[in-house]
Molecule: Glycine riboswitch aptamer
Organism: Bifidobacterium breve
RNA sequence: UCGCCCGCCGUGGGAGAGUCCGGCUCCGAGCCGGCGCCGAAGGAGCAACCGCCCCGGAAUCUCUCAGGCACCCGGACCGUGGUGGGCGC
Repeated sequence: UCGCCCGCCGUGGGAGAGUCCGGCUCCGAGCCGGCGCCGAAGGAGCAACCGCCCCGGAAUCUCUCAGGCACCCGGACCGUGGUGGGCGC
C1' cells in the first nucleotide's frame, strides 16, 4: 500500500400504524384520561444455524416493557466519504 472484520463521524435513501373520542390550556398545537393500532431506536423470548461444543453466540421471526401512529425529530438496514482499532499478506 492492499485485503478482511469491528467501531465512530458526515452525507443520500429509508417503512408501518387514529392529526380517533373527551377535558384543560392555548390558537403552531401542547398536556391529561380513554379506547384502537405499528415494529425498523433500545429491550426481551424461541430458534434454524455456528463455535473453542460443560457451555456460549445467534435474526428482518415472536412479544410489545420502552418507543412510535399529521409535520419535524427519530428510524433497523443499504449506498457513499472520512477516521480509529484488530488480523493477514